[in-house]
RNA sequence: GCGGCUGUGGUGUAGUGGUAGCACAAGAGCCUUCCAAGCUCUUAGGGCCAGUUCGAGUCUGGUCAGCCGCU
Numbered sequence: 001g002c003g004g005c006u007g008u009g010g011u012g013u014a015g016u017g018g019u020a021g022c023a024c025a026a027g028a029g030c031c032u033u034c035c036a037a038g039c040u041c042u043u044a045g046g047g048c049c050a051g052u053u054c055g056a057g058u059c060u061g062g063u064c065a066g067c068c069g070c071u
Base pairs, nucleotide, nucleotide: 001070002069003068004067005066006065007064010024011023012022013021018054026042027041028040029039030038047063048062049061050060051059
């Protein structure tokens, strides 16, 4: 330099163009003599910029970062 793949809460991971889910973690409450465990609730998310579309996490282009391969 060229090509490919990936990018979603603090972490991990789903989602066939139509309400963005789950688990862990964190916070609060319940329970308990106390702790742990358990139960309930809450906080918090699409790498970035454009395009297509009534509607984009999903499709298209660019860009950034990481990984892999080639030279």
The RNA shown here (transfer RNA) has 71 nucleotides and comes from an Alphaproteobacteria bacterium. It was read from a public genome assembly. Rfam family: tRNA. Rfam classes the family as a transfer RNA. The prediction has a mean pLDDT of 82.